Two RNAs folded together computationally: RNase P RNA and transfer RNA, 432 nucleotides in total. Model confidence (mean pLDDT): 75 of 100. It holds a member of the Rfam family "Bacterial RNase P class A".
[in-house]
RNA sequence: GAGUUAGCCGUGCGGCUGCGGACCGGGAGACCGGGAUGAGGAAAGUCCGAGUAUCACAGGGCAGGACGCCUGUUAACGGCAGGUGGAGGCGACUCCAAGGAAAGUGAACAGAAAUAUACCGCUGCCCCUUUAAUGGGACAGUAAGGGUGGAAUGGCGAGGCAAGAGCUCACCGUCUCCCUGGCAACAGAGAGAGCCAGUUAAACCCCGUCCGAUACAAGAUUGGGCUGCAGGCUUGCUUCAAUGCAGAAGGCUGCCCGUCUGCUUACAGCCGUCAAUAUCGCUUGAGCUUGCUGGCGACAGCAAGACUAGAUAAAUAGCCGCACCAGACAGAACUCGGCUUACAAGCUAAUCUCAGAU
RNA sequence: GUAUGCGUAGCUCAGUAGGAUAGAGCAACUGCCUCCUAAGCAGUAGGUCCCCAGUUCAAUUCUGGGCGCGUACA
Numbered sequence: 001g002a003g004u005u006a007g008c009c010g011u012g013c014g015g016c017u018g019c020g021g022a023c024c025g026g027g028a029g030a031c032c033g034g035g036a037u038g039a040g041g042a043a044a045g046u047c048c049g050a051g052u053a054u055c056a057c058a059g060g061g062c063a064g065g066a067c068g069c070c071u072g073u074u075a076a077c078g079g080c081a082g083g084u085g086g087a088g089g090c091g092a093c094u095c096c097a098a099g100g101a102a103a104g105u106g107a108a109c110a111g112a113a114a115u116a117u118a119c120c121g122c123u124g125c126c127c128c129u130u131u132a133a134u135g136g137g138a139c140a141g142u143a144a145g146g147g148u149g150g151a152a153u154g155g156c157g158a159g160g161c162a163a164g165a166g167c168u169c170a171c172c173g174u175c176u177c178c179c180u181g182g183c184a185a186c187a188g189a190g191a192g193a194g195c196c197a198g199u200u201a202a203a204c205c206c207c208g209u210c211c212g213a214u215a216c217a218a219g220a221u222u223g224g225g226c227u228g229c230a231g232g233c234u235u236g237c238u239u240c241a242a243u244g245c246a247g248a249a250g251g252c253u254g255c256c257c258g259u260c261u262g263c264u265u266a267c268a269g270c271c272g273u274c275a276a277u278a279u280c281g282c283u284u285g286a287g288c289u290u291g292c293u294g295g296c297g298a299c300a301g302c303a304a305g306a307c308u309a310g311a312u313a314a315a316u317a318g319c320c321g322c323a324c325c326a327g328a329c330a331g332a333a334c335u336c337g338g339c340u341u342a343c344a345a346g347c348u349a350a351u352c353u354c355a356g357a358u
Numbered sequence: 359g360u361a362u363g364c365g366u367a368g369c370u371c372a373g374u375a376g377g378a379u380a381g382a383g384c385a386a387c388u389g390c391c392u393c394c395u396a397a398g399c400a401g402u403a404g405g406u407c408c409c410c411a412g413u414u415c416a417a418u419u420c421u422g423g424g425c426g427c428g429u430a431c432a
Base pairs, nucleotide, nucleotide: 001354002353003352004350005349006348007347008346011323012322013321014320015319016318017317019038020037023034024033025032026031040329044340045339047338048337049336050335051334052215053214054213055212064211065210066209067208068207069083070082071081072080073079084098085096086095087094088093099206100205104204105203106200107199119146120145121142122141123140124139126137127136128135154172155171157169158168159167173195174193175192176191177190179188180187181186219280220279221278222275224271225270226269227268228267230265231264232263233262235246236245237244249261250260251259252258288305289304290303291302292301293300294299324327359431360430361429362428363427364426365425368384369383370382371381377415386402387401388400389399390398408424409423410422411421412420
């Protein structure tokens, strides 16, 4: 000087005015006064995982969806940590949707042929022509060469052959078996196979694991109207005691039954912008800070401490002054754990890396 | 707030178990027809398939992220 990784911060101070929900004081109440307190690292996207609530549910399966190396971690996860393998970088280090293509199906155009092939070419032999060479034709062999394509029968060298070819051999790759190390993914060594088995699964698909649906606009409480059904209405509760309290009964009919009207209680159903602005759910939580212990780490355990928005048309703002490198992205709406995306300027750490000079 | 769908020519829409020169109607432009216009006939042009990455030999199509627009739920 150029980088890598891990973090932090997210204008500060003062003054005035104002807003939200609680608290304290006053007031019968409306309300008045007071001091404290009041957005984020992403509050965002709503991409995953849960808590919680309602409905459903014997058990199992199909369909559908998500995930996919190994071992851990966690309430859970598609997250995270540590490894393995692969890719990139001189390096510190970074990145990877990383099961299966020796189950099946599909894969444009070009090309002779795309899992199977002889178009050109090369080689052998035969036939025709010719004095011969040459030329033409038939049969056979050949994937070394040309051409097509993203991809053409594992690569490369040597031997071999009529020409060729794993036909043979060495090395590399691939596959199978075995041994050693590792919890495992896997790594290393050895033996064998002459290659059978191209690529594509963020194409269909197969295998394994997981998943009931909905979403705080979930839902609960209290209240209103209508309908149905059942019971009660000379009774009920209470007391030592018609002692006290409450009372809706009435008509037909004087009484009972019955019936009609009405009242009342319980249950069920329906209605709904009827209370859509009632109350709860609502913020003390698998949470946060600090310290210690265990662990490489994610994380776990123990102790101490603090309480720090909870609205419902929705507050967290405005103005002024001073300072500096002149202030980015951006605003809670049930709550947590993650991921992703946006972000000005600045700061810190590392036995970190590379280059140059001394 | 929660859930869900869409984005292709100026407008309205096709297309997709990956391979087309990306297509249709209306509109636009040119020519013919007509005295002129409309209609009709013939032809032409016009595309960041919303954007950025990835998978693949190959992406409008598959996957992830971003942007924009819509719908439902009291």